[in-house]
Description: Model confidence (mean pLDDT): 85 of 100. Predicted 3D model of a 1489-nucleotide RNA (small-subunit ribosomal RNA) from an uncultured bacterium. Its Rfam family is "Bacterial small subunit ribosomal RNA". Its family is annotated with structural constituent of ribosome and ribosome in the Gene Ontology.
RNA sequence: AGAGUUUGAUCCUGGCUCAGGAUGAACGCUAGCGGCAGGCUUAACACAUGCAAGUCGAGGGGCAGCACUUCGGGUGGCGACCGGCGCACGGGUGAGUAACGCGUAUGCAACCUACCUUUAACUGGGGGAUAGCCCAGGGAAACUUGGAUUAAUACCCCAUAACAUCCCGAAACGGCAUCGUUUCGGGAUUAAAGUUCCGGCGGUUAAAGAUGGGCAUGCGUGCCAUUAGGUAGUUGGCGGGGUAACGGCCCACCAAGCCUGCGAUGGCUACGGGGUCUAAAAGGAUGGUCCCGCACACUGGUACUGAGACACGGACCAGACUCCUACGGGAGGCAGCAGUGAGGAAUAUUGGUCAAUGGGGGCAACCCUGAACCAGCCAUGCCGCGUGGAGGAAGACGGCCCUAUGGGUUGUAAACUCCUUUUGUACGGGAAUAAUAGCACCUACGUGUAGGUGUAUGAAGGUACUGUACGAAUAAGGAUCGGCUAACUCCGUGCCAGCAGCCGCGGUAAUACAGAGGGUGCGAGCGUUAAUCGGAAUUACUGGGCGUAAAGGGUGCGUAGGCGGUCUUUUAAGUCGGAUGUGAAAUCCCCGGGCUCAACCUGGGAACUGCACCUGAUACUGGGAGACUAGAAUGUGGGAGAGGAGAGUGGAAUUUCCGGUGUAGCGGUGAAAUGCAUAGAGAUCGGAAGGAACACCAGUGGCGAAGGCGGCUCUCUGGACCAACAUUGACGCUGAGGCACGAAAGCGUGGGUAGCAAACAGGAUUAGAUACCCUGGUAGUCCACGCCGUAAACGAUGUCAACUAGCCGUCAGUCCCGCUUUAGGGAUUGGUGGUGGAGCUAACGUAUUAAGUUGACCGCCUGGGGAGUACGCUCGCAAGAGUAAAACUCAAAGGAAUUGACGGGGGCCCGCACAAGCGGUGGAGCAUGUGGUUUAAUUCGAUGCAACGCGAAGAACCUUACCUGGUCUUGACAUGCAGUGAACUUUGCAGAAAUGUAUUGGUGCCUUCGGGAACACUGACACAGGUGCUGCACGGCUGUCGUCAGCUCGUGUCGUGAGAUGUUGGGUUAAGUCCCGCAACGAGCGCAACCCCUAUCCCUAGUUGCCAGCGAGUCAUGUCGGGAACUCUAGGGAGACUGCCGGUGACAAACCGGAGGAAGGUGGGGAUGACGUCAAGUCAUCAUGGCCCUUAUGACCAGGGCUACACACGUGCUACAAUGGGUGGUACAGAGGGAAGCGAUACCGCGAGGUGGAGCAAAUCCCAGAAAGCCAUCCGUAGUCCGGAUCGGAGUCUGCAACUCGACUCCGUGAAGUCGGAGUCGCUAGUAAUCGCGAAUCAGCAUGUCGCGGUGAAUACGUUCCCGGGCCUUGUACACACCGCCCGUCACACCAUGGGAGUUUGUUGCACCAGAAGCAGGUAGUCUAACCUUCGGGAGGGCGCUUGCCACGGUGUGGCCGAUGACUGGGGUGAAGUCGUAACAAGGUAACC
Repeated sequence: AGAGUUUGAUCCUGGCUCAGGAUGAACGCUAGCGGCAGGCUUAACACAUGCAAGUCGAGGGGCAGCACUUCGGGUGGCGACCGGCGCACGGGUGAGUAACGCGUAUGCAACCUACCUUUAACUGGGGGAUAGCCCAGGGAAACUUGGAUUAAUACCCCAUAACAUCCCGAAACGGCAUCGUUUCGGGAUUAAAGUUCCGGCGGUUAAAGAUGGGCAUGCGUGCCAUUAGGUAGUUGGCGGGGUAACGGCCCACCAAGCCUGCGAUGGCUACGGGGUCUAAAAGGAUGGUCCCGCACACUGGUACUGAGACACGGACCAGACUCCUACGGGAGGCAGCAGUGAGGAAUAUUGGUCAAUGGGGGCAACCCUGAACCAGCCAUGCCGCGUGGAGGAAGACGGCCCUAUGGGUUGUAAACUCCUUUUGUACGGGAAUAAUAGCACCUACGUGUAGGUGUAUGAAGGUACUGUACGAAUAAGGAUCGGCUAACUCCGUGCCAGCAGCCGCGGUAAUACAGAGGGUGCGAGCGUUAAUCGGAAUUACUGGGCGUAAAGGGUGCGUAGGCGGUCUUUUAAGUCGGAUGUGAAAUCCCCGGGCUCAACCUGGGAACUGCACCUGAUACUGGGAGACUAGAAUGUGGGAGAGGAGAGUGGAAUUUCCGGUGUAGCGGUGAAAUGCAUAGAGAUCGGAAGGAACACCAGUGGCGAAGGCGGCUCUCUGGACCAACAUUGACGCUGAGGCACGAAAGCGUGGGUAGCAAACAGGAUUAGAUACCCUGGUAGUCCACGCCGUAAACGAUGUCAACUAGCCGUCAGUCCCGCUUUAGGGAUUGGUGGUGGAGCUAACGUAUUAAGUUGACCGCCUGGGGAGUACGCUCGCAAGAGUAAAACUCAAAGGAAUUGACGGGGGCCCGCACAAGCGGUGGAGCAUGUGGUUUAAUUCGAUGCAACGCGAAGAACCUUACCUGGUCUUGACAUGCAGUGAACUUUGCAGAAAUGUAUUGGUGCCUUCGGGAACACUGACACAGGUGCUGCACGGCUGUCGUCAGCUCGUGUCGUGAGAUGUUGGGUUAAGUCCCGCAACGAGCGCAACCCCUAUCCCUAGUUGCCAGCGAGUCAUGUCGGGAACUCUAGGGAGACUGCCGGUGACAAACCGGAGGAAGGUGGGGAUGACGUCAAGUCAUCAUGGCCCUUAUGACCAGGGCUACACACGUGCUACAAUGGGUGGUACAGAGGGAAGCGAUACCGCGAGGUGGAGCAAAUCCCAGAAAGCCAUCCGUAGUCCGGAUCGGAGUCUGCAACUCGACUCCGUGAAGUCGGAGUCGCUAGUAAUCGCGAAUCAGCAUGUCGCGGUGAAUACGUUCCCGGGCCUUGUACACACCGCCCGUCACACCAUGGGAGUUUGUUGCACCAGAAGCAGGUAGUCUAACCUUCGGGAGGGCGCUUGCCACGGUGUGGCCGAUGACUGGGGUGAAGUCGUAACAAGGUAACC
């Protein structure tokens, strides 16, 4: 410090997620030791049991129990009691509290303070009670009543007394003020307690200190405005009361204030701080342990006592709960320490000791102390140590895996050798923590202090530490290994099981699941989960944004607020410097010290960025004063304008009505129909009525703040602009709330209504059509008044100001030049446009009218969905508007640009693509292939074009992979080993055969004589074998787009980048073919050419081919001699290149025409197939990874099947006839094949064919008669002399064998079919059509396939349309790329949520009732020790009663939060449902607000 994730890729925006730290943690697995810390975060839930606050006999009376005893409470001592002090500390908890509660800084001239310290003074006299004890009662108990008696440091009175308190008077000084301080004089009031061991310890008053508190104030201290108004003791005053003290703290009266947008009031949440965690910092989160403060003590209320409490282990009352009970009554409060139950994911022992530190009491000894110190439990955390060290390669065994089977790895790891002993075990030694106490003694001085000596005291603990012995002995796990993120392989599994923090893995080769081996990073721990900071500049103060990503308010006016021109002067609030106080300690940081180190502990420093006060500075900001004119405004004079309001008025057009003319249609559409019309429409002419809107002018022209404004005239009126001067003198800018304006639609009331036109009706369209189209048509549109307050109210761009290159228009002014006037040129101001630079921007773009550079102020944003929705509130007549969430859910949503693909987008161009033609197919019969069905099997594959006469160039057996049955198991086939035997062969039997069995003949070849090679059989094991699966694991091969013209690269340049450029553009071409231009220049794969065939000619060579001329011969034939001219053969050349001419074109490329030429513009045909696409096809050609079978999924044999048959489709053949069929005669090819072959002449057969065997390994012989054609004749439009299916019979050939299941021949039979619906296919010239011939395969079997030649057309205007393709451009929400994407209802499941008759918990307001305990007041009643008394009584007091206040409680009525609720609303999610197709392309009616 960053990384992953939106896309095909890119940049940006933006969320989600991760790596780090940390925890009072929990859970899982694991676990050797020690140190230091920590340990109910939940139920402030309930608590059994024990302990946690007592002490003092030196205050008192006393003596129940214990001990001693002189027998006397006499002594030690002491329960209970009176009394004193303490119990208000210490310890716990965080419920309440949003507050002067806390923090910080101040103040008290408005206060208190027991014990302690210092100072001053005093401590005299008297009195009456009471508890205890005793007696007598009540009660189960708790406890309690009465009587008698008694003490005090308990209580009371008197005395004394002020420097205390109060009153009066006087003076001085101080303070901002109320006022305070000091001094003097006079008057009034008020105190005490004793005890003793004789040392002391106490008591009272006063002053002061210290300590601890009380009160007040400034500032700081959560969230919600969907809480906006709150408040009657409320705010203040006068006077009282009360308090330690000020104060509405309380009361009476008076006034009407007080708080609040700088957030009152209300609601929710929460103890606050020092600190802690994190972070670079600023911040954010947090407040456990430790320290400080506060609050609380079962819940609520109340006071008493006291220095201090409204009191955790006190009291009273009320309530809930628990317990005891004799039912009459009582008792209790662990949020003290342990502990129990409950709750919970979860948190410890009913331990030891007062040795130390501290606290209470006491003169002290001492007692008490669950404070504290220790121990126990827990890996909860931090820190430290160990589980051994060195050597050791046969690189062992084993594992695993991998493996190319060689090996590699685990791995110096182990074994083994040597060494060490922390830890451990055993036996020993053994602390510090303890002294300043007490007591005794000594010393010093000032008799109570200081110092010294001696003595006693240790829970932890026989612990830490340490000595000796033993012996590697006692000690390693958890997580992870797809990327982020360090670490890889195998096996299993097969979208299953599972994983997952995000992206995502898993559907048969998973580094992602599970296991294993190996590795990585940690290590007595390791992971997971939770919550927190960080990364996140993702709330942005430091430090973000708002044209299109989320985000500028619809517009203006203006209040508060914020900000504000120039100069002078003053002040010193902000600001800056210095100084003082404070900022507790601990913590953090730095430097040291102590535990062996560290954690930990500890000394010092720094820091605590804060607050307060004092002082100084004065540039800037602010405040005061004075001036200025550049901002702003006013005045004067002008011109422009659909600016606004009101009144009037005009013509064109539509419609309706009236009348005339006139006759059959009009209207409307893609086409129609509804509609109108013979009752006279439409058309046309004339007239009338009425409403609405204002053509041309008209313009990225004008005006207005925006919405918006358009005939003409008049009246009223706002604003801007220009010119020159004058005036005021900062009067300004922005603007939360607020106010006003605000399109269309809509609403209310009343008018108006020509046209248009939601709704509605009808007609069409359609699968449907509640739409688009048509015919009608009502609200509405118009006017007046009043509402509504929203729009994609947009420049998607807030207002104001300043600055920052230009160029070209236009509107409105002014000035100058030019001019007789025009035309024109220039300058300047204000508006409105275009283009463009710097800059900015993610890019697009923007660019003096900024989205540039700055300043001021306002508004707004913080992932998508849910949702601009719900609830609440405000506004509205309503519709609705404004404000505005959450649960839940997703990992994206989004912007700009790029490359593609696509479009019922555009432009250009091509192709038998259409068109123009010719011939088919689709109908028939048959052949063949496929689907389907059937079957024991009908083997398998191919499936739009690009499967279907395809693999198959040929299934009777074989083939053959399928089925049935019979057999074999190292196998039908390969290699290796051993043994035997030559190999091989004859014959018989069984069997369907395979096979089994018996049997005959045969001893071969080479040899170095050992043996070897080949072959066969037998045996055991390695292995063979598989047309079994996966073409979605692969190689190779192939199809297709497409023989379409494209596909790329290097360097350079442009762009942040994906990418672009080049390759686009203008021409041209069959072509990215070529030319020109150009930030490109070149190059590659394709195109073309080079290759083959063919068309012309030449050269060479002539056998088997040829035969012109010469000769010979034959009935005839190159038959023979010969020839080499021709044809031909097969080698080599020539030829064609837009080369030439003319025209067009840009002087180019090229095109058009022409000449010549056998051929002319790639002459015709073939081979040749770029980058790639389709997970296209093929594991059954072959090869091959993995998986599977192994007496079978392998192998052999026989038979069957692949040939089935209701049917559907593809491809063909033959036809339907006369351009034909039949019969007879007759002519002309090319290219092939031939030895297990082609097979001639001849003979036989009607024929298929047979007999036979000349010739030929073939330019020689054979297949082999080409057919259509031509000549002649018959048929005469008919199911025929067409057509030949089917069937019957008889044969031929091949073959081991034609039954299933071959082909052919002959005789007979003679089906459908009379040119084929929708649709669809091929073909542009030697082509289509038509005619035959050959070959491969092959024993036999083509209507198929591949070739060959013969005859031989028609048509192409053209590119609008259909299909496919290429280039450019455009849009896109597509990228699996339109067979794309995607919306809504409905149905189902689940989830959260709103409404809801209500029901209900809690909380709170108001009104009223009620009123315990207590306090205060009153007082009929009653009781009464201290004092007074005239002895009667009084003063005073208690009880009782009563009044006031008040807790709990009750009643009624509101508010708010929550729970629940039949039913209901929408929302979200879900792989496959239904209906349509709304959006994305012109999305097929442009979309959206």